A computed fold for a 72-nucleotide RNA from a soil metagenome, annotated as c-di-GMP-I riboswitch aptamer. The coordinates come from a structure-prediction model, not an experiment, and the mean pLDDT is 87. It matches the Rfam family "c-di-GMP-I riboswitch aptamer". Rfam's curators write: GEMM was predicted in a large-scale screen for bacterial structured RNA regulatory elements. The RNAcentral record of the sequence draws on MGnify.

[in-house]
RNA sequence: GCAAACCCGUCGUGAGGCGGGGACGCAAAGCCACCGGCCCGACGUCGCACAUGUCGGGUAGCGGGGUUGCCA
Numbered sequence: 001g002c003a004a005a006c007c008c009g010u011c012g013u014g015a016g017g018c019g020g021g022g023a024c025g026c027a028a029a030g031c032c033a034c035c036g037g038c039c040c041g042a043c044g045u046c047g048c049a050c051a052u053g054u055c056g057g058g059u060a061g062c063g064g065g066g067u068u069g070c071c072a
Base pairs, nucleotide, nucleotide: 001026002025006021007020008019009018010017011016024061030067031066032065034064035063036062037059038058039057040056041055042054043053044052045051
């Protein structure tokens, strides 16, 4: 310096986002969806359920990668 959970308001079908309060933690917990994971939605496969495929969305505080960077 940032800000988890939780609470209030708000947007969203949802995952989740944004603002305020609040600190669990973080030396990149700054930024970026390229890869994998996880989560949501739609359609399909399947007799149904389970499971699974495709497409779209989310997560950068799940990991990898890219990029910028304070003090000593």